[in-house]
Large-subunit ribosomal RNA, domain I from Fluviicoccus sp., 509 nucleotides, folded computationally. Its mean pLDDT, the model's own confidence on a scale to 100, is 84. The organism belongs to Fluviicoccus, within Bacteria. RNAcentral holds the full RNA, with entries from ENA.
Context: one part of a larger RNA
RNA sequence: UGCAUCUGGUGGAUGCCUUGGCGAUCACAGGCGAUGAAGGACGUGCAAGCCUGCGAAAAGCAGUGGGGAGCUGGCAAUGAAGCUUUGAUCCACUGAUAUCCGAAUGGGGAAACCCACUCCGCAAGGAGUACUCCUGCCUGAAUAUAUAGGGCAGGUAGAGCGAACCGGGAGAACUGAAACAUCUAAGUACCCCGAGGAAAAGAAAUCAACCGAGAUUCCGUAAGUAGUGGCGAGCGAACGCGGAAGAGCCUGUACGUGUUAUGGAUUGUUUUAGUGGAAAGGUCCUGGAAAGGCCUGCCGUAGUGGGUGAUAGCCCCGUACACGAAAAGACAUUUCAAGAACUAGGCGUACGAGAAGUAGGGCGGGACACGCGAAAUCCUGUCUGAAUAUGGGGGGACCAUCCUCCAAGGCUAAAUACUCGUGAUCGACCGAUAGUGAACCAGUACCGUGAGGGAAAGGCGAAAAGAACCCCGGGAGGGGAGUGAAAUAGAACCUGAAACCGGAUGCAU
Numbered sequence: 001u002g003c004a005u006c007u008g009g010u011g012g013a014u015g016c017c018u019u020g021g022c023g024a025u026c027a028c029a030g031g032c033g034a035u036g037a038a039g040g041a042c043g044u045g046c047a048a049g050c051c052u053g054c055g056a057a058a059a060g061c062a063g064u065g066g067g068g069a070g071c072u073g074g075c076a077a078u079g080a081a082g083c084u085u086u087g088a089u090c091c092a093c094u095g096a097u098a099u100c101c102g103a104a105u106g107g108g109g110a111a112a113c114c115c116a117c118u119c120c121g122c123a124a125g126g127a128g129u130a131c132u133c134c135u136g137c138c139u140g141a142a143u144a145u146a147u148a149g150g151g152c153a154g155g156u157a158g159a160g161c162g163a164a165c166c167g168g169g170a171g172a173a174c175u176g177a178a179a180c181a182u183c184u185a186a187g188u189a190c191c192c193c194g195a196g197g198a199a200a201a202g203a204a205a206u207c208a209a210c211c212g213a214g215a216u217u218c219c220g221u222a223a224g225u226a227g228u229g230g231c232g233a234g235c236g237a238a239c240g241c242g243g244a245a246g247a248g249c250c251u252g253u254a255c256g257u258g259u260u261a262u263g264g265a266u267u268g269u270u271u272u273a274g275u276g277g278a279a280a281g282g283u284c285c286u287g288g289a290a291a292g293g294c295c296u297g298c299c300g301u302a303g304u305g306g307g308u309g310a311u312a313g314c315c316c317c318g319u320a321c322a323c324g325a326a327a328a329g330a331c332a333u334u335u336c337a338a339g340a341a342c343u344a345g346g347c348g349u350a351c352g353a354g355a356a357g358u359a360g361g362g363c364g365g366g367a368c369a370c371g372c373g374a375a376a377u378c379c380u381g382u383c384u385g386a387a388u389a390u391g392g393g394g395g396g397a398c399c400a401u402c403c404u405c406c407a408a409g410g411c412u413a414a415a416u417a418c419u420c421g422u423g424a425u426c427g428a429c430c431g432a433u434a435g436u437g438a439a440c441c442a443g444u445a446c447c448g449u450g451a452g453g454g455a456a457a458g459g460c461g462a463a464a465a466g467a468a469c470c471c472c473g474g475g476a477g478g479g480g481a482g483u484g485a486a487a488u489a490g491a492a493c494c495u496g497a498a499a500c501c502g503g504a505u506g507c508a509u
Base pairs, nucleotide, nucleotide: 001508002507003506004505005504006503007502008501009500015494016459017458020430021429022427023426024425025424026423027422028421029419030418031161032160039101040100041099042055043054044053046079049075050074051073061095062094063093064092065091066090070083071082072081106115107114108113116129117128118127119126120125131158132157133155134154135153136152137151138150139149165196166194167193168192169191176183180230206213207212217244218243219242220241221240227235228234248411249410250409252351253350254349255348256347257346262337263336264335265334267332268331269330270329271328272327274323275322276321280296281295282294284293285292297314298313299303305317306316307315360384361383362382363381364380365379366378367377370396391406392405393404394403395402446453447452466493469480470479471478472477
């Protein structure tokens, strides 16, 4: 030095575990905000820091209800001082308080800061003062009436935030076409505006085909069909049929007739705390420990699930089932009241009205599955421009016949889309290099001027019983002692692979 065996170190794979994720189903909710939001800054405890809670009334105050023995949130113990059967801590509902910034709104501003005015008050202090819109009032030019303008008061008006879904405006490129220009990607991404719990659409100037149907939306089919297309790549219907759901309506004048809204109360269901809730033992065995084994029982409208020193229907929490609300909310039922002044509106009769720079046309575009095509239909930038129910639109150029409908005004639930969120339940989903970036004080540490990028990091034990005391050492660390089932479970802590590094023994050189 090599090989072999044994025994260690290092390292943190593997196994097991789960507080966290991921994906669903059902129900709810679908908004918050000038009564100051979302999000923050700074404070606030007996005690320094961080998290959580709260706001100078500051881990809290008041009322009402629940609950019943301990409590003063967590990391996180120890101490101190207190509270509590005269019912605390805790849970629910309703109130009070709620610094400063932030739409931020008295003015300013480099967010959490600076500087004001008016009124009330002895003072401490309190209230008000942005802009736009709406309503009312006052004033008031050129200009006589007026109007513009100015001013005042009132408004639970607007603003800002929020994950996706929805409507509208504006609108790419990579890519594909095996290059590329029409085309595609795609009316996608991105940006802007607006709304709701859904939105949009919607009661035929629709289809159909000589038979008929009868608003819209969504699903299945028709069908990758008919078409369209440098007839390339591709794009791609409709009629009809089967389902989900189903709902229809409104307008002027006159007369007649009858009532609704809105508010209160009652009752019921339900949400926001909760309550009761069956039944097992052993002088046995193993073991540190029984829930395991053995023996003998019991309950079950409860043998879902979790915990307890190993695997528990009967030990604990629960579960099935049954019950419960002072207060606040939601939904539904019944009932009462007022008035016909305002606003909206039913029925009947009569008379009326029944939508014009519109329909259509020319030019240029766009949308329709349809790329200008034989190109109907819809929208319109521009130029034009009818008829009036004896009328007009459509039926894929166009004409006639025939059929069908009535544009140029408006409203409308459900079936449909989505999930920032709340509750319950589930998974041939993951199990710490996985699953969210984040199981752990993570959008943190750290990086970047900034937009932005963005980690690593879980496990002693059943219980800290977390090693008193002694020895070596400055300490770190170790040796005894002690705890424990186990300490090669000792906090650098479950298991503890490999690479890598030692020690002992044997053999070889």